[in-house]
Context: one part of a larger RNA
Molecule: large-subunit ribosomal RNA, domain VI
Organism: Nitzschia supralitorea
C1' cells in the first nucleotide's frame, strides 16, 4: 500500500525445526558348533550427547541490604555515627540474570521406493526375478510429531459492529537499543509513598546489672532491610477552555 468498512476467530497451499548411538538385563548359555566359543529375531532399558523452556528447589552472581572490622579525618568531647583507603577488607544475602541445576523431546507407526532378494512366467517346448503380471526391502524420500504460514495476487473462510474511531499526551513494564508491542489514565491500584507481611542479616541505639579493664548478660530472635506480595488515591497520571493530525 493491496485484498472494496472495522474488529476478533479460523482453515493450511507452503516453509522451516527435529532427526544420535544404545552399555546392562532377559530371550539364552538356547540355536550353531568336536570344542573353545556364542548369536539374528523378539521384549524391557540406565547413562551420556543434542536440542527447547524454566528458575519451585540445588549452585553461582548480586556496586552498598544486614553484620563484623583496621587506619585516618569530621560531627567540641565520651559514646553513636559519616567520608576517604579497589564497594578499604572480610561474612552473609533479597530480586532479577544465569548453569553447575529442574522439566521436556530425539516415541511409537505407515505410504511408495534404491541396491538387494524373490514369485509365477514366455519370447527361445528348457532356463531365466521382466517383457505382460505379483512379492520383500534402507537412519535417505512422502506422511506422521514441532513451529511458522493468505503478499496464498485465484490475495480464501466464518462471526460481531453498523458507528464514530485510530493517533498525539501522561503513569509505567509481562515489552524495549530507538520506533513498536502490552497495562492504565480519577467510574482509577499504572508507578512512587505509606502500612502489614515476607526474605535477608543476625540480636541495633539509649538504659540497667556485673567486671580494674577489653567486654559480658537483660530489655532483645532485637533493629534495619534493594528489585517482592497484598492493601491503602497521600503524590503524579486531573478538570475546564483553546490549538492540532489521520481515517471514517
Nucleotide at each position: 500500500u493491496g485484498u472494496a468498512a472495522a474488529a476478533a476467530a479460523u482453515u493450511g497451499a507452503g516453509a522451516g525445526g527435529a532427526g544420535u548411538a544404545a552399555a546392562c538385563c532377559u530371550u539364552a548359555g538356547u540355536a550353531c558348533g568336536a570344542g573353545a566359543g556364542g548369536a539374528c529375531c523378539g521384549g524391557g532399558a540406565a547413562a551420556a550427547g543434542u536440542a527447547a523452556a524454566u528458575c519451585c528447589a540445588u549452585g553461582g552472581u548480586g556496586a552498598a541490604u544486614c553484620g563484623a572490622u583496621u587506619g585516618u579525618u569530621g560531627u567540641a568531647c565520651c559514646a553513636a555515627c559519616a567520608g576517604c583507603a579497589u564497594a578499604g577488607u572480610c561474612g552473609a544475602g533479597u530480586a532479577g540474570c544465569u548453569a553447575c541445576a529442574u522439566u521436556u523431546a530425539u516415541a511409537a507407526u505407515a505410504a511408495a521406493u534404491a541396491a538387494u532378494c524373490a514369485c509365477u512366467g514366455a519370447a527361445a517346448g528348457c532356463a531365466u526375478c521382466u517383457a505382460a503380471g505379483u512379492g520383500a526391502g534402507a537412519a535417505a524420500u512422502u506422511a506422521a510429531c514441532c513451529u511458522c504460514a493468505a503478499u496464498a495476487c485465484a490475495a480464501a473462510u466464518u462471526u460481531u459492529u453498523u458507528u464514530u474511531a485510530a493517533a498525539a499526551u501522561g503513569u509505567a513494564a509481562u515489552a524495549g537499543a530507538u520506533g513498536a508491542u502490552u497495562a492504565c489514565a480519577u467510574a482509577g491500584a499504572u508507578a512512587g509513598g505509606c502500612u502489614u507481611g515476607g526474605u535477608g542479616u543476625g540480636u541495633a541505639a539509649g538504659g540497667a546489672u556485673u567486671g580494674u579493664a577489653a567486654g559480658a548478660u537483660u530489655u532483645u530472635u532485637a533493629g534495619c532491610u534493594a528489585a517482592c506480595a497484598a492493601g491503602u488515591a497521600c503524590u503524579a497520571a486531573a478538570u475546564u477552555a483553546a490549538u492540532u493530525u489521520u481515517a471514517a